About this RNA
This is a predicted structure of a 506-nucleotide part of an RNA (small-subunit ribosomal RNA, 5' domain) from an uncultured bacterium. The coordinates come from a structure-prediction model, not an experiment, and the mean pLDDT is 87.
[in-house]
Context: one part of a larger RNA
RNA sequence: GGAUGAACGCUGGCGGCGCGCCUAACACAUGCAAGUCGAACGGGAACAUCCGUAGCAAUAUGGGUGUUUUAGUGGCGGACGGGUGAGUAACGCGUGAGGAACCUGCCUUUCGGAGGGGAAUAACACAUCGAAAGAUGUGCUAAUACCGCAUAAUGUCAUCGGGUGGCAUCGCCUGAUGACCAAAAGAGCAAUCUGCCGAAAGAUGGCCUCGCGUCCGAUUAGAUAGUUGGUGAGGUAACGGCCCACCAAGUCUGCGAUCGGUAGCCGGACUGAGAGGUUGAACGGCCACAUUGGGACUGAGACACGGCCCAGACUCCUACGGGAGGCAGCAGUGGGGGAUAUUAGUCAAUGGAGGAAACUCUGAACUAGCGACGCCGCGUGAGGGAAGAAGGUCUUCGGAUUGUAAACCUCUGUCUUCGGGGACGAUAAUGACGGUACCCGAGGAGGAAGCUCCGGCUAACUACGUGCCAGCAGCCGCGGUAAUACGUAGGGGGCGAGCGUUAUCC
Numbered sequence: 001g002g003a004u005g006a007a008c009g010c011u012g013g014c015g016g017c018g019c020g021c022c023u024a025a026c027a028c029a030u031g032c033a034a035g036u037c038g039a040a041c042g043g044g045a046a047c048a049u050c051c052g053u054a055g056c057a058a059u060a061u062g063g064g065u066g067u068u069u070u071a072g073u074g075g076c077g078g079a080c081g082g083g084u085g086a087g088u089a090a091c092g093c094g095u096g097a098g099g100a101a102c103c104u105g106c107c108u109u110u111c112g113g114a115g116g117g118g119a120a121u122a123a124c125a126c127a128u129c130g131a132a133a134g135a136u137g138u139g140c141u142a143a144u145a146c147c148g149c150a151u152a153a154u155g156u157c158a159u160c161g162g163g164u165g166g167c168a169u170c171g172c173c174u175g176a177u178g179a180c181c182a183a184a185a186g187a188g189c190a191a192u193c194u195g196c197c198g199a200a201a202g203a204u205g206g207c208c209u210c211g212c213g214u215c216c217g218a219u220u221a222g223a224u225a226g227u228u229g230g231u232g233a234g235g236u237a238a239c240g241g242c243c244c245a246c247c248a249a250g251u252c253u254g255c256g257a258u259c260g261g262u263a264g265c266c267g268g269a270c271u272g273a274g275a276g277g278u279u280g281a282a283c284g285g286c287c288a289c290a291u292u293g294g295g296a297c298u299g300a301g302a303c304a305c306g307g308c309c310c311a312g313a314c315u316c317c318u319a320c321g322g323g324a325g326g327c328a329g330c331a332g333u334g335g336g337g338g339a340u341a342u343u344a345g346u347c348a349a350u351g352g353a354g355g356a357a358a359c360u361c362u363g364a365a366c367u368a369g370c371g372a373c374g375c376c377g378c379g380u381g382a383g384g385g386a387a388g389a390a391g392g393u394c395u396u397c398g399g400a401u402u403g404u405a406a407a408c409c410u411c412u413g414u415c416u417u418c419g420g421g422g423a424c425g426a427u428a429a430u431g432a433c434g435g436u437a438c439c440c441g442a443g444g445a446g447g448a449a450g451c452u453c454c455g456g457c458u459a460a461c462u463a464c465g466u467g468c469c470a471g472c473a474g475c476c477g478c479g480g481u482a483a484u485a486c487g488u489a490g491g492g493g494g495c496g497a498g499c500g501u502u503a504u505c506c
Stems, first nucleotide, its partner, number of pairs: 001506004006502005013378006019371002021336001026334003030331003035076003040073002043070012083289003092214008102206002107202007115149001117147002124139006155180011185194003215261003222252003227249006234242001264286004268279004291312005314325004342368001344367003350364001351362004381411004391402004415447001416443006425433001450495005455476003461490005471478002
C1' cells in the first nucleotide's frame, strides 16, 4: 500500500447493487416452513331438485339425482427444495480412468398384454378401559388396497448346441427342451383420453473400484487377530473379510506406518510483477450431520432435519398409573459475545409437489423493512464581489493573516418539498413490489460536513498554559520555565459522508 462477513470512537444528506451470529453443533415460548388427488374407494355433512309415505297445510320421514365439502382407505410426494460445518486427514474431496461386478420412480421411444375369481379391512355402529395420549373387543362395507387361478416372452432359472468377440474371471448374438413369474381401472353420450402389466432401449440420477494430488508433529517407531491371503457358504443392486466356518501366516512401515494435534474439500477469493503466500463468508459443485448414541421399517431411492423403535441427557403435562417434545428451516426469545437484521408482504414472476384440469400447497423464490457493513454514483450551490468590513489570531504596533472567505448583487434547481401523471417486469387474464421507478409542473440557497494530522520518517507552525508534572508515542523519541512532539486557540496539510483506531492476511 492493498484486503475484510469486521468491531470500536467521533460524525452522518440521498440513491443503486451487494452483504449481515465468524462466538454456544448452547437452550428454545409462539406462528408458519409438505402437501395434494373426490376423474382410485365406501361413507358422512350442507344445499338444490324430483318421487313416495303421513298430514287440509306448515312440516316430518324414506329414496333418487346434481353441486359443494372431506374424517378414513388408496395413490404420488414427504430421499427434492431449505439449514449447518459438529465429525471427517478419508477414494471425503479434486482430477483422470474403469465397472465383462451394478441399480434407476417420474420422463422419452419401441414391442406385446389386461381373461376370470376370492377373502378381508379402516371408516361407521355398539361396548369397554384410560386424567390424558390413546387402546381393545364385537359387528357391517368399498376400491387403482390385498390374494389365488388362467394366459407367457426377446424375461428368469436349468440342460444341451451353434456363431462371434475380448481383458484373466468371461461378454454378446442365436437355436432347442423343460420349469417359473403379470395386470386396474377411472372420466366421457361417444370418438377418445388418462392410468395399469411384461419386455427392450434411451435419458437422468445414483452405487462401487483404481492411478495421481490433498496440513503439522519423530520430544509419536514400530503397528495389526477379521488382522493379510485362500476355500466354501451367506449377504448385497453389485465386487469385496462385507459377514461367517475352516485353512495358511501373513499385511503395513524411515518414500514416515501407528499415534497425537488441527481441519469439511473444491471452483474460487485476497495479495503479489511473477513465483509464491494466505484463505474457503456470499454464489456454484461434492461430502457429512439434524438433541446424544444405536437400530431397522417403508420405498425406485433413506438407515430418513419438520417418519418409526430403543437407550441417555434435558424440558413440559399428569388424576402419579402414565404421556408429550426436538428451530444446524423462516422470523423471533434467552444466553454467550467486541459484534451480526423483521415474530413483514406475495405466490405477480422463476422453480418445485400433487392434480385430466380448475386449482391447492410452497418462510424455495421474489420483494419490502433494519444496519455507512462494503463497493459505486450524486449533493451540501454557481458566477460576480476590496471599504481587503467587523470579529478572531499573531505582531518588531508599521502591519500581517483568516480572505473573495463573508456581507451584497445576479443566477441555477441535481438532491429535496408539494401537486399531477404513471410503467416495464405479463404479446389474452393474473403485479406482492407500488402509486415504486420514471416523467411533467411549482417553491425556495432554502433542509444536508465532518474526521484526522501538522518533531523526523511524512504533506502541514505560531501563541498561550504546563514545568520529567499532567501527558504523548507506530519507530526514533518528546516533557525538569521561552516545548513547531503534552493541553487549548489561531493558522495550515490530508481525506471526505465519511475519517481515525484496533484485529487479521499478503